[in-house]
RNA sequence: UGCGGGGUGGAGCAGUCUGGUAGCUCGUCGGACUCAUGAUCCGAAGGUCGUAGGUUCGAAUCCUACCCCCGCUACCA
Numbered sequence: 001u002g003c004g005g006g007g008u009g010g011a012g013c014a015g016u017c018u019g020g021u022a023g024c025u026c027g028u029c030g031g032a033c034u035c036a037u038g039a040u041c042c043g044a045a046g047g048u049c050g051u052a053g054g055u056u057c058g059a060a061u062c063c064u065a066c067c068c069c070c071g072c073u074a075c076c077a
C1' cells in the first nucleotide's frame, strides 16, 4: 500500500446469502428442591447489532465513508 476475515446483553457465538417480532449457551439475580452448598428445575433482568450517512413502508441484514481487532501482501530501512 492493497486484499481478506471479524465488531450483535457481562463472556463466547448464531442470525446477514433471501430486508419483516433480535436469539442460543454460559454467567448474574430471584424462587423451588436440600440440614446446608453444589447439581437439577422454574422465572426474571440485561442489546439504541462498531460510528455516521443513504436507499426503503420497514435495515443487524442492502449501498457509501470512517474507526477498531486479526491475518496475508506491498514499499522503505
Base pairs, nucleotide, nucleotide: 002072003071004070005069006068007067010026011025012024013023020057028044029043030042031041032040050066051065052064053063054062
Molecule: transfer RNA
Organism: Myxococcales bacterium